[in-house]
Context: one part of a larger RNA
Molecule: large-subunit ribosomal RNA, domain V
Organism: Silene subconica
Order: sequence, then structure tokens, then C1' cells
RNA sequence: CCAACGGCUAGACGGUAAGACCCCGUGCACCUUUACUAUAGCUUCGCAGUGGCAAUCUGAGUCUCAUGGCUAGGAUAGGUGGGAGGGAAACCAAGAAUGAAAGACCACUCUUACGACUAAGACAGCCUAACUGACAUAAGAAAGUCGGGACAAUGCGUCGUGGGUAGUUUAUCUGGGGCGGAUGCCUCCUAAAGAGUAACGGAGGUGUGCGAAGGUAGGCUCAAGCUUCGUGCUGUGGAGCGCAAUGGUAGAAGCCUGCCUGACUGUGAGACAGACUAGUCGAACAGAGACGAAAGUCGGACAUAGUGAUCCGGGAGUCCCGAGUGGAAGGGCUCUCGCUCAACGGAUCAAAGGUACGCCGGGGAUAACAGGCUGAUGACUCCCUAGAGCUCGUAUUGACGGAGUCGUUUGGCACCUCGAUGUCGACUCAUCACAUCCUGGGGUUGCAGAAGAUCCCAAGGGUUCGGUUGUUCGCCGAUUAAAGUGGUACGUGAGUUGGGUUUAGAACGUCGUGAGACAGUUCGGUUCCUAUCUACCGUUGG
Repeated sequence: CCAACGGCUAGACGGUAAGACCCCGUGCACCUUUACUAUAGCUUCGCAGUGGCAAUCUGAGUCUCAUGGCUAGGAUAGGUGGGAGGGAAACCAAGAAUGAAAGACCACUCUUACGACUAAGACAGCCUAACUGACAUAAGAAAGUCGGGACAAUGCGUCGUGGGUAGUUUAUCUGGGGCGGAUGCCUCCUAAAGAGUAACGGAGGUGUGCGAAGGUAGGCUCAAGCUUCGUGCUGUGGAGCGCAAUGGUAGAAGCCUGCCUGACUGUGAGACAGACUAGUCGAACAGAGACGAAAGUCGGACAUAGUGAUCCGGGAGUCCCGAGUGGAAGGGCUCUCGCUCAACGGAUCAAAGGUACGCCGGGGAUAACAGGCUGAUGACUCCCUAGAGCUCGUAUUGACGGAGUCGUUUGGCACCUCGAUGUCGACUCAUCACAUCCUGGGGUUGCAGAAGAUCCCAAGGGUUCGGUUGUUCGCCGAUUAAAGUGGUACGUGAGUUGGGUUUAGAACGUCGUGAGACAGUUCGGUUCCUAUCUACCGUUGG
């Protein structure tokens, strides 16, 4: 060196199980509730089931009988029509008079009452035959007996209630998710001298106000300062322009006055911007106007925010359609109104939570462990000496600052791994670094000696036993020459353990209406693998 056999388990991010933690899915399931919408059940009222009798009351209809008073006029004229006669007769009326209206007689009718009848309703009562409860049902008998009773049961419709049950919803962005914040529009910076340009980048506004703060014609000049105090002088804007910021602005867009309503109707060449839908500017033409002597200007405002698609519905107009025809209903077209649809391109008219009992599909597109990058934080080293050290920067100490090294802390990032890289501590076995705890060698000392302090060299060897706690750590006790600091997937679970953390059971405190929840506590709680290869140990053979 090769091979065989026997061991061991450090590695093959070993095997097993499309990770159960975490996130995502307009996934699922189950549970909760003052989520939404339904619904069983319960309940209110009406009708049916459902009949008889009498009383009271209410309003309706029919009949009988009454009822009607200003003044003038015999006098208590309800009204209208017919009417010169009517009645058995007495007589009444006609005529005359009065009055707005005239009477007898006939017919109809109004107001206000009594009574009767009819059908209905309300209220309370009586009954029994529907219906119904209990009991009885040997014979005989036939409305079985007793009770309830037109209520109730039941059906249909209807008002409520209704996690008892069901179907669902419960947003996104996010240096993981949650909590917090935000979500539309306007202004500035970032923005790199055309436009545009991101971030949970830095600053602020807005969800309107105004019939004058609009149109036109004419006129005026502000803030501040100086001052001889004269409404004088200087005065490029340092003011004002309803409100944020930016741009603009004195020939004014600022301020004042007169007259007005163009804060018009129908259009719109052409442009800007732009995925689309939207958005912005606009000369000019026709009509009817405002102001101005006129030329002209005027389709709101110095400009940029002050907002909401579609559906559905309301109002006004038009007279376009009109289911055989004519109409109507209804619809269309033009104008207009109703959304913090603010998650603001708005899923529905209408919607919250729990899951540690959980499940599925995915993700290292995204967290927790470990690694990686970084090195703010941390540890260590060095520089500068202000100071302390009686005096004296550097025996010792060293502020304010500066430069580094390391990769043991806490972090940041999210790069391998979610078709799995098992997580704290203990046990066992270690191996390395040296920034050395002891032992060894030295320098300085504010080192007399002894004991120290500090620095340099040095990794050969060594570096304890107990109590408490799951602890690492820490505290305590007793020793020791000393009881080092770290790395090794915070070494080591295919080596052990399983006390802690971190499933399912249960309880306390707290939070929550609740299901449940808690880097709060407490008791309990399956730790799999027969070694193929590499590495290592041993034996044998060549």
C1' cells in the first nucleotide's frame, strides 16, 4: 500500500414522513357571538274549523210617525215640481195683501229625533250538537258516563322573537406576519438643467368658500424705511392675490367706483396629456345678450386641490317607440337630483371572530434554530495627552476625541435549506485558538524584604468537590498552584437523558359577551433507524 473480518458512529446538510412552527391561497372544516342573511321552534292578529239563545252598545239600510219660530205677512213659510180646484162635510185654497220666497191638494226630498225590522260589528253571559280530555267498553243498551266547549287543536296568511339550525363574509400594502400607520386628490424636495420616475423617504394641504371674492368700463399703487411731519421723499415688490405650497404678477392677476349677469344656448378647427376609462387648453361659427364713445372684452374666478364609473330610482322637458288599431301603461332621448361606494377604477341592497382538535395545496418568493454577508452594538488593541498621582502626562490612572483588529453579545439583511439542516441544559468523549487562570522566563515600579501592580515572551502539562435552581449564568459553603477566556452547526440526541421550551388533558390569575388567548403560572405528557460509502480503532492475510 491492497484486501477480508470484527468494532465505533464524526460526515455523507444520512434514512423515514411533498414541515405540524411561520407566511401565502379572494383553499377547507369545526366552534363562538349583541357579524350578515335565512330558517325550525315559540308568539301576535285575521279567516277557515264554527253552531244556538237572549241582553247592552255602535254605525248602515228600510218602514211608521214626528220635526223646522229673523223681519213683513192672521201666523212656526224646510225645499223642489205639478196645480185651479180639493174634500163626505164643516171647511180649505184660488183672488187680494205682505214678503227674497206663498199656502188647498198630489208627488219627491232635506235637517233633527223616537220607535220597529233587517244584516253586520264590539263587549260580556248562557247553552250543546261540531270539536276535545279522562274513564268505561262481561252482558244488555245505543247520543256510553263525567268534564271542557264554540274556546282550543289544526290549516293558510301575517307582526315579532329566534347561534336552536344553516349558508357565508371577516381587504390590501407591509424590509416575515401581527400591533401601529396608510389607501382618493393638490403643492414642493428627492428627480440626475425636456417629460416622466420608487421607498412604511423628507415637508405640508384638501373633501370648500364667493351673486360677489363674477363680467365690463374708468381710475389707483403696496410692505417697509426716512422725514423738514408737507397725505412729502425713497421704495422691482421686500406686499397683496379667501385657503397649503410652488410658479406667476405693478402695463398689474393687487385696491376702488359705476352699470350689469357671458357663473349664456347649440357647436368646435386644432393641440396637450395619455394603456383604457377619464382629464386639460382652445381660435372660430350661429343665436340671444352685458359693459364700453369705440376698438373691443365676456362661455365664472392669477393658475394648479375642493372629488366618485356603472346599475337602480326621482324631477323637468321632448313627443321618438307604443305587442291587431286608437289611447294608456311602460320605455327612449336632453337637462338634472340621490353614494366619508373615503379600502376613494366603486365584488353584494345587506357581513364579525376563534382554532393548541385542526386539515389541504404551496413557499426557503417569507419568519423562528444554525450557517453566510455586515460589524451599528459588543470585546480587545493602538494614537493624542487635558487631568489625577504633594512636585512629576505615561509606577498606576486617564476624560473629550481619533485609528484599527476580532467575529464569542444584542442586532441588521433575508443569500442555501420549509418533497424537514431535531431546539436549551445535563452526561460522555473530546479537539483547536491564545486576548494566559496556575506552573516557567523577563522589563518597569510611587519594587527595601515579603506580598503586590503593570507590561513582554510562553499553549508542555494542569485547571476541584458540594447546596439551591430545568437552568447556561449567578449566589452560597469548603478547598486548591489554579479553579482561564473563547471556537468547534451557541462541538457532540443514526452516542445517552428529556428537567425546561413547544401539541393534544386539566386548573389558577388576567384579558375577552363568547369560542378562546397570555416570552404569566401549575400537574401530566410515545425521543425510531439491523451501518452501504468515507473517516477512525483492532485483528488477519498478501